[in-house]
Context: one part of a larger RNA
RNA sequence: UGACGGGGGCCCGCACAAGCGGUGGAGCAUGUGGUUCAAUUCGACGCAACGCGAAGAACCUUACCUGGGCUCGAAGUCCCGAUGACAACUCACGAAAGUGGGUCUCUCCGCAAGGGGCAUCGGGAGAGGUGCUGCAUGGCUGUCGUCAGCUCGUGCCGUGAGGUGUUGGGUUAAGUCCCGCAACGAGCGCAACCCUUGUUCCUAGUUGCUAAGUCCCGACUUGUCGGGACAGCACUCUAGGAAGACUGCCGGUGAUAAACCGGAGGAAGGUGGGGAUGACGUCAAGUCAGCAUGGCCUUUAUGUCCAGGGCUACACACGUGCUACAAUGCGCGCCACAAUGCGUUGCAAACCCGCGAGGGGGAGCUAAUCGCAAAAAAGCGCGCUCAGUUCGGAUUGCAGUCUGCAACUCGACUGCAUGAAGCUGGAAUCGCUAGUAAUGGCGCAUCAGCACGGCGCCGUGAAUACGUUCCCGGGCCUUGUACA
Numbered sequence: 001u002g003a004c005g006g007g008g009g010c011c012c013g014c015a016c017a018a019g020c021g022g023u024g025g026a027g028c029a030u031g032u033g034g035u036u037c038a039a040u041u042c043g044a045c046g047c048a049a050c051g052c053g054a055a056g057a058a059c060c061u062u063a064c065c066u067g068g069g070c071u072c073g074a075a076g077u078c079c080c081g082a083u084g085a086c087a088a089c090u091c092a093c094g095a096a097a098g099u100g101g102g103u104c105u106c107u108c109c110g111c112a113a114g115g116g117g118c119a120u121c122g123g124g125a126g127a128g129g130u131g132c133u134g135c136a137u138g139g140c141u142g143u144c145g146u147c148a149g150c151u152c153g154u155g156c157c158g159u160g161a162g163g164u165g166u167u168g169g170g171u172u173a174a175g176u177c178c179c180g181c182a183a184c185g186a187g188c189g190c191a192a193c194c195c196u197u198g199u200u201c202c203u204a205g206u207u208g209c210u211a212a213g214u215c216c217c218g219a220c221u222u223g224u225c226g227g228g229a230c231a232g233c234a235c236u237c238u239a240g241g242a243a244g245a246c247u248g249c250c251g252g253u254g255a256u257a258a259a260c261c262g263g264a265g266g267a268a269g270g271u272g273g274g275g276a277u278g279a280c281g282u283c284a285a286g287u288c289a290g291c292a293u294g295g296c297c298u299u300u301a302u303g304u305c306c307a308g309g310g311c312u313a314c315a316c317a318c319g320u321g322c323u324a325c326a327a328u329g330c331g332c333g334c335c336a337c338a339a340u341g342c343g344u345u346g347c348a349a350a351c352c353c354g355c356g357a358g359g360g361g362g363a364g365c366u367a368a369u370c371g372c373a374a375a376a377a378a379g380c381g382c383g384c385u386c387a388g389u390u391c392g393g394a395u396u397g398c399a400g401u402c403u404g405c406a407a408c409u410c411g412a413c414u415g416c417a418u419g420a421a422g423c424u425g426g427a428a429u430c431g432c433u434a435g436u437a438a439u440g441g442c443g444c445a446u447c448a449g450c451a452c453g454g455c456g457c458c459g460u461g462a463a464u465a466c467g468u469u470c471c472c473g474g475g476c477c478u479u480g481u482a483c484a
Base pairs, nucleotide, nucleotide: 001484002483003481004480005479007478008477009476010475011474012473013472015468016467019432020431021430022429023428026323027322028321029320030319031318032317033316034314035313042053043052064309065308066307067306068305069304070303077125078124079123080122081121082120083119084118088103089102090101091100092099093098106117107116108115109114128298129297131296132295133294137292138291139287140286141285142283144281149188150187151186152185153184154183155164156163157162168179169178170177194275195274196273197272199243200242201241202240203239204238205237208233209232210231213230214229215228216227217226218225219224220223246269249263250262251261252260253259325425329384330383331382332381333380334379341372342371343370346365347364351360352359353358391422396417397416398415399414400413401412402411438460439459440458441457442456443455444454
C1' cells in the first nucleotide's frame, strides 16, 4: 500500500422487511448429470453451466458409429509434359457414391507459322484436418456493475516503499455540486449530447380520415337510420420541422453556499418513463467447433465421398418451462374493441367440398390500397352444483390431413374412442415497486415441415414498502493483523 476480520462509523440495492404470484409435489416439454450403447459427436459447471452455443438434428445439417469407395484427393494456387476433350445423354455392375463402356465432341487472335484461353490426364510443389493446446494468442463475450469509482502532470511531505490531491463539513442517483484545506490543475468514467414515448403548434393529404355540405340507393316510425359517390383535410393518423422542463418562479429550512421540503402554473417536476451507452481493472472466467492464428500431431488418413444408423436410448437425479388440480371455474350460444409485424420461390380473399386438420379455386397485392386476419380475455344468456366430476388431459387403439425424394427408427396436426397422475405441493427457494406484478391473446426470426423455447406487440390490470435490527452484495472513512 492492499486484502481480510463472527472490528467500528456512515450509506445504497426487490438485500431484508411489507405484499402479490410462483418453483420444490403431479403429467408432459426441454436442457444437463448418470447409466446404456457400435455410436449415443463436441463445448459450457457456484453466482456468471444446465429452453446455454442450437434464430429449428427425419436425409442434409453432422463434427459420432457401422459398412462400402478415393489417394494430387471434395474445393483453391503454381510449374512441367501430353491430349482435345469436359459436360450432356445412354448402357452394365452397385444399396448409393463410384467404376467401366458407348454416342457426341473445344474455343479466341492470326493469311500462315505460331501464340493464348478452357478442360482432362500424368508428374512435381503442395493441399486438407470440427485433431491437441483458450494455461502460447488476436478478436469477441460474460461477471463484479451502469457500481462510482480509476488515474496523471507539476508542486509539497517522507531516507524509502509511498502519501497529499481523491481526506474533512454538508449535499447528490453520482469523485454530483458547495465550502474548507499544501495543494493547483487535468484525463478516463458520472451527467448531457443520440433513439423512443408523453403535450402543443406549423407544413404536407394518398393508399389514411369522414365533422359539416351535395347527390344517389335502401329501410321504415316521414325525418331519422344504413350503404355508396362527389367533395373536403375539420378530426384521427402518417412523417418532416419547431416549441416545451431549466429547481426557471414563490414560501420555508440551510453556512448568506450547494442543496432539501412544500406550493403555483403546466400534458409533463426535479434524471418525466423506457432504451442505447459498461471507466482502470478482476476471475490464467468463456470461446483454437463462428472467424483468424503460433506451436505440436496427422498425410492411401486424424483427409475426403456415399448408404444406413446415432445425436431422439432410459432404472434414476437436478435445472428451466407448459398444462392442471377447478365454481373469480368448465361447456355451449350470441355480440364488441387492438398493436407490433410479415408477404412475388410469397401472402392468398370471395365462393364450393369436408365434422375437422385440410382440399379445390384463384380475385387482389412488390402493399397506409390486397392478403395473413378469424380476433382474445371481458360482458350477456343457458347448462353444470362440489364429484376424481360436463375438472384434468397424459397414455393407448383406429381412421385421416399436410410438408417433404422419403415421416419405421424420428415430424406437426385432425376426427372418433380411451380416459392416467393430479384435490394447491416438506425442508428449502425465485421474480416483481406501476401501466409494474399477475393474467389474456397476437406477430416475427430460424424454417420445406416442426416452438410449451426466444424476441417483440397490444388488451385487462393490482397489493405493499413501518423501516434498516437481521441475511446477501456493494461504496466511503477508520481500526487490528502472525496474510501478500
This is a predicted structure of a 484-nucleotide part of an RNA (small-subunit ribosomal RNA, 3' major domain) from a soil metagenome.
The full RNA is in RNAcentral, with records from MGnify.